[in-house]
RNA sequence: GGAGCGUUAGCUCAGCGGGAGAGCACUACGUUGACAUCGUAGGGGUCACUGGUUCAAUCCCAGUACGCUCCACCA
Numbered sequence: 001g002g003a004g005c006g007u008u009a010g011c012u013c014a015g016c017g018g019g020a021g022a023g024c025a026c027u028a029c030g031u032u033g034a035c036a037u038c039g040u041a042g043g044g045g046u047c048a049c050u051g052g053u054u055c056a057a058u059c060c061c062a063g064u065a066c067g068c069u070c071c072a073c074c075a
C1' cells in the first nucleotide's frame, strides 16, 4: 500500500428496511434467622462518526475513525 471482517446496554452477542432485543451484571420486592440460589418487576442505548438514498435507515450506498485477519512491498 491492497483486500476482507467487525464497531448495537456495564460485559458477551443477536437483529439486517417500519416494535431496538437476549444472556450475564445492576436495583427493588418476594422467599430465608441471615447469606446464596430461585421467582417477579424495574432502570440502563445519540445502534462508532459524517453525508447520501428512501415516505421511513441499526439495516442500503460513500467517506472517516478504531480494532482484528490475510496479501504485497521495503530501504
Base pairs, nucleotide, nucleotide: 001071002070003069004068005067006066007065010024011023012022013021018055026042027041028040029039030038048064049063050062051061052060